Source information
This is a predicted structure of a 1490-nucleotide RNA (small-subunit ribosomal RNA) from a Patescibacteria group bacterium. The RNAcentral record of the sequence draws on ENA and SILVA. The coordinates come from a structure-prediction model, not an experiment, and the mean pLDDT is 82.
RNA sequence: UUAUUUGAGAGUUUGAUCCUGGCUCAGGAUAAACGCUGGCGGUGUGUAUAAGGCAUGCAAGUCGAGCGGGUUUAGACCCGCGGCGAACGGGUUAGUAACACGUAGGAAUCUACCUUUGUCUCGAGAACAACCCGGAGAAAUCCGGAAUAAUACUCGAUGGUCUCGCAAGAGUAAAGGUUUCCAAUUUAUUGGAAUUCUGGACAAAGAGGAGCCUGCGUCCUAUCAGCUUGUUGGUAAGGUAAUGGCUUACCAAGGCUAUGACGGGUAGGGGGAGUGAGAGCUUGGCCCCCAACAACGGUACUGCGACACGGACCGUACACCUACGGGUGGCAGCAGUCGAGAAUCUUCCACAAUGGGCGAAAGCCUGAUGGAGCGACACCGCGUGCUUGAAGAAACCCUUCGGGGCGUAAAUAGCUUUUAUAAAGGAACAAUUUUGAUUUAUCAAUAUGAGUGUACUUUAUGAAUAAGGGGCGGCAAACUUCGUGCCAGAAGCCUCGGUAAUACGAAGGCCCCAAGCGUUAUCCGGAUUAACUGGGCGUAAAGCGUGUGUAGGUGGUUUUAAUAGUGGUUAGUUAAAUUCCGAAGCUCAACUUCGGAGCUGCUAAUCAAACGUUAAAACUAGAGCAAGUGAGAGGUUGAUGGAACUUACCAAGUAGGGGUGAUAUCCGUUGAUAUGGUAAGGAACACCAAAGGCGAAGGCAAUCAACUGGUACUUAGCUGACGCUGAGACACGAAAGCGUGGGGAGAGAAGAGGAUUAGAUACCCUCGUAUUCCACGCCGUAAACGAUGCCAACUAGCCGUUUGAAGUAUCGACCCUUCAAGUGGCGAAGCUAACGCGUUAAGUUGGCCGCCUGGGAAGUACGGUCGCAAGACUAAAACUCAAAGGAAUAGACGGGGACUUGCACAAGCGGUGGAUCAUGUGGUUUAAUUCGACGGUACGCGAGGAACCUUACCAGGGCUAGACAUCCUAAUGAACGAUUUCCGAAAGGAAAUUUUUCUCACAAGGACAUUAGGUCAGGUGGUGCACGGUUGCCGUCAGCAUGUACUGUGAAGCGCCCCCUUAAAUGGGCUAACAUGCGCAACCCUCGUUCUGUGUUACAAGUGUCACAGAAGACUGCCUCUGGAUAAGAGGAGGAAGGUGAGGAUGACGUCAAAUCAGCGUGUCCCUAGAUGUCCUGGGCUACACACAUGAUACAAUGGUUAGGACAAUGGGUUGCCAAACCGUAAGGUGGAGCCAAUCCCAUCAAACCUAAUCCCAGUUCGGAUUGAGGGCUGCAAUUCGCCCUCAUGAAGUUGGAAUCGCUAGUAAUCGCGAAUCAGCAACGUCGCGGUGAAUACGUUCUCAAGUCUUGUACUCACCGCCCGUCACAUUAGGGAAGUCGGUAAUACCCGAAAUUCUUUGCUUGCAAAGACCAACGGUAAGAUCGGUGACCAGAAUGAAGUCGUAACAAGGCAUCCGUAGCGGAAGCUGUGGAUGGAUCACCUCCUUU
Repeated sequence: UUAUUUGAGAGUUUGAUCCUGGCUCAGGAUAAACGCUGGCGGUGUGUAUAAGGCAUGCAAGUCGAGCGGGUUUAGACCCGCGGCGAACGGGUUAGUAACACGUAGGAAUCUACCUUUGUCUCGAGAACAACCCGGAGAAAUCCGGAAUAAUACUCGAUGGUCUCGCAAGAGUAAAGGUUUCCAAUUUAUUGGAAUUCUGGACAAAGAGGAGCCUGCGUCCUAUCAGCUUGUUGGUAAGGUAAUGGCUUACCAAGGCUAUGACGGGUAGGGGGAGUGAGAGCUUGGCCCCCAACAACGGUACUGCGACACGGACCGUACACCUACGGGUGGCAGCAGUCGAGAAUCUUCCACAAUGGGCGAAAGCCUGAUGGAGCGACACCGCGUGCUUGAAGAAACCCUUCGGGGCGUAAAUAGCUUUUAUAAAGGAACAAUUUUGAUUUAUCAAUAUGAGUGUACUUUAUGAAUAAGGGGCGGCAAACUUCGUGCCAGAAGCCUCGGUAAUACGAAGGCCCCAAGCGUUAUCCGGAUUAACUGGGCGUAAAGCGUGUGUAGGUGGUUUUAAUAGUGGUUAGUUAAAUUCCGAAGCUCAACUUCGGAGCUGCUAAUCAAACGUUAAAACUAGAGCAAGUGAGAGGUUGAUGGAACUUACCAAGUAGGGGUGAUAUCCGUUGAUAUGGUAAGGAACACCAAAGGCGAAGGCAAUCAACUGGUACUUAGCUGACGCUGAGACACGAAAGCGUGGGGAGAGAAGAGGAUUAGAUACCCUCGUAUUCCACGCCGUAAACGAUGCCAACUAGCCGUUUGAAGUAUCGACCCUUCAAGUGGCGAAGCUAACGCGUUAAGUUGGCCGCCUGGGAAGUACGGUCGCAAGACUAAAACUCAAAGGAAUAGACGGGGACUUGCACAAGCGGUGGAUCAUGUGGUUUAAUUCGACGGUACGCGAGGAACCUUACCAGGGCUAGACAUCCUAAUGAACGAUUUCCGAAAGGAAAUUUUUCUCACAAGGACAUUAGGUCAGGUGGUGCACGGUUGCCGUCAGCAUGUACUGUGAAGCGCCCCCUUAAAUGGGCUAACAUGCGCAACCCUCGUUCUGUGUUACAAGUGUCACAGAAGACUGCCUCUGGAUAAGAGGAGGAAGGUGAGGAUGACGUCAAAUCAGCGUGUCCCUAGAUGUCCUGGGCUACACACAUGAUACAAUGGUUAGGACAAUGGGUUGCCAAACCGUAAGGUGGAGCCAAUCCCAUCAAACCUAAUCCCAGUUCGGAUUGAGGGCUGCAAUUCGCCCUCAUGAAGUUGGAAUCGCUAGUAAUCGCGAAUCAGCAACGUCGCGGUGAAUACGUUCUCAAGUCUUGUACUCACCGCCCGUCACAUUAGGGAAGUCGGUAAUACCCGAAAUUCUUUGCUUGCAAAGACCAACGGUAAGAUCGGUGACCAGAAUGAAGUCGUAACAAGGCAUCCGUAGCGGAAGCUGUGGAUGGAUCACCUCCUUU
């Protein structure tokens, strides 16, 4: 400078996050098929399956100007000989993994027709068809006899070529015909001449075609590792157009292979096509080139060319004809048919054009081709109308009932006519040929169209003839209503559906595309998800257990030379079509044509020499050697030692020992254990010892010795790149295990026993075999781990430690500093998903090797190799799931930890659980026993008053616009009401009497009532899992949250952590946080002290002890001490009160789908006349074998009884409280004063208490249930079913098992009083009030609950979690399996068609017969390999709730896991070695911070 203009993501693992990783979707494409739908045209395209079988017709003939004959009136036709063609064109893709194809080259070849050039084209002869005669056969066809022509055949001549030969020389070809003219006659033949005609022969060349050879490229598989005998080469011969083991003989023993031979599977190859940003991946239908094939297999003939699709011979299978003797056939040509299949067309027209064959030509032939037909199969184009038309018809849909949508959409009116129908006109594709002229390359004339009366043009008619499919939860554009109710169904993934479904079905609306739209299948893309471009391996899948080393890969510094790598230039090629660009032609487009680019490749020539390579030379920094010094559990062998242990013996000694959470089995009076001594035995080596040392890893530890490997440092003497890595290979390789032989103390799988337990094949205990030890030989695996391959280089440091060296210093050692090599910790940069790594890299680079590609099935099956076995190594698929997984985050949880708090425990006091009764609940019963509440947080709860009512339940009797509300219409009127009578259990019904409204003169109207009709009422019917409101619990616990900033990729964190303190997230200190909000506290109320004010009542008065209102006071304010402290704590003073003075109200964010639809409100569903509405009577909610909960009263002397005597407060009262007085034993009655209340009443002496008396420990002078009799009160009513009084009766009960509750001060305990509800009362309940008035708290180990921090987690529905395995049932796929059936390829042998070649014989001399070689098909045999099927077997996967256990996740209740071995219903348990991917505590060491 030119050209190129090109890359999109989303859903889904989680409570949430980041990452890894798979699955799925959006795009494009198709020789497609299916579903619904369907107006037209153009251009393409159409059996992919059975290379399965084919009826019928056609698809290759032509030449009389090569020749003979037959028929014929004549045009002409037919038969035969002969020539050319039939090897093209057309079809298909079976085979083939190969020089088949592609590309680039090559030499040892042939070539009819065509073109060019040269020469020749002479003489002679013998036959054979047709035809004729005769014969055989059903036919196909064949045989015999006789005659004959030629461009058929043969011989001779010539020959420049060719062959042989040294040469001389020898051998080697042919064909004529047409036309014109002349002549002769036998008048249809012969002879001659000419030639611008056309053939023939030979030779040379060209073009095109064909054969052969070579380099390179060309699928999967190693669970195919060795293959090969014409095999590899040579010599000779044969053969071919030609080279060649192409064939034969002989000789040699070669040739191929990890760069994948051989074998198996699959497949025609290419140009190209689809997709993709590209690199690639997939593909090879239509068109073009090449190959191969022609029912299957073999063979040759003819020919320029074939081993021949529509030729021949043979074999096989199939089909057909037959007179049974014998014959015929080959649609993978065009149509068509059957079959197969999800699926693929007309038995059409024409040679008019293009092309091909023959011919001199006319012409003939041509299912090649040109056209038409069928199919929305594909691409492209057109149309189904346009304008107008309402604040907007109707129908339909929705609705908040107001309205909105469909929607200018329709109707209406006007316009247009592409298309359609009809009519009229009407092309191009036509040039050749033939004839005639001539300037001989031109002119004139004439003839030829299948498609086709087609394209196109014009006219007429009339919106007339023409719209569907899919979708609407997210991805992904588009939403409502109804129906359904985990059903029916949907679904590409995630998922949707269990009564309010935008996800199912329908409707309306909307979105997308449109004569199509969707679905299915396949390919590419997205997928960087095989990563060349462009991935990874510490923990997600992934580093071989470790080393030595072969091939291979890769490789230090310098110089020179070369140039198969590399780069540049030039040339050739890369067929056309396709692609891209620019034009052009069909009205446009698709389509077609022209020009250009491109075709990323290969080849040749040439230039360059940096890099690479090669060759040569050199170097020393890599590597190695040497010398000196050194450390070490490095290895092997032998010897020695002490402690402990067991056993045996002896001594001494007596009743236990041992073991455990606690026991027991076990040992012991035949003397154990404990103690001392002696002896024997085997195994392991305390302290030193360490984060330490050595080794490749596994691993290695008493001491000494011998042998031996590696390694560090120093020196810089030697070699001179000798290096690194390393597929295969080889060696080593813990423990367990195996074999043989020893040994055997302790420990100890299996086994036995004892415990534990629901069970306990375990954990614990007592024994105990293999084993553990040694020698030799196997095995070859481990969490063989740093879960981190080896080598090299580079990139801040600080602090330890081991070894060596140097320096300083010292008498010397130590210490210190530096260097090198190891081994650790923390950390810059950087990396990482994060955790973390960080000069010992997981940083930045280079080299080489190994390995990974979703989870499960599975490290399994099959096959192979190894092993004595156990087993190891190598290593899949079907099927199944949409996840599996890593790191980190917030919670929750832990039979994890730390700290803190609470009547949580402890210390105390009093109870409950036992008795009787009351009340509530469960259960049972019932016609009904209405309903709700169910761990804590239901059960004296809703209910703070069930005889009727309440009442919701049951039985029966009634009513139906209703017991209750609003409105409208009509009628009647006064009605309503009251009274009386009748029926009835009542409700209710019927009848009679009575009374009477406002504006108003009437009419009319208003209010009201009844009746009738309508809009509607009503529901304690369902859903508290549709809701509002209200409430309980955690909990009056101290927490919960926000803004901004900061940290982190992010979820999130920080703030709110830590230290001190507090009742408190109370306050302070520090601090990447600074602030804020809801909570805490305070503000509010009551009580306690004082003061002030007021004074109805209180009080005799005054007064203020009383009441009300207001104020003060308390704030760690003061002192001392502690504390780092301005936080705070301990003590003290003062004070009525002291550290929140006591109590109340006040309840953060939230949890439990907690409770309530029956308090109320409310969505939705349901009932509505034989009612789930409503009225009434009666019954029930009060039942009663039983169980539980909450209480009351007691069991007595701290008491009961009798008598006497004291002291409160809160409250209530007119349908009410009710005094005095009187009556009654009493409940109560009579009575009526006072009081709307600080006045009167309830209400009195409140009771416990005090004083006195009595009881004397008992079922009592305790206790009072139960029952009888008699009364009182309320109320329509007291039987079911009320309360109270009097007399009588006098039950259980003598302090309560396991267990469990309340309470920290005016509290517990105990004593009475009041109130609400209420006619009365079930009240012993509940809510309040006062009287008397304690004890105890060392303390936080344990129980429960809570909070903060931290830790682990496989939990997040959050431990009431998750989850493993057997067994049982059902389904599915694969594996094994006695067998059985089939395919494929090869081997050995047998048989051996046709045909070529050879040999022999015969003759008619090119034929026949026989034989030989080779050989298809077929047969036999033993195997190999692949597949089908198979009783049965074992495992695998899946399935809503099955059975047994509880293995794992927290320390998962015995830490888990890996290897190995044994055992067991099962998860699993145990032994042995190993890992940390173990919690907690303690110790040691190191590091960081202060």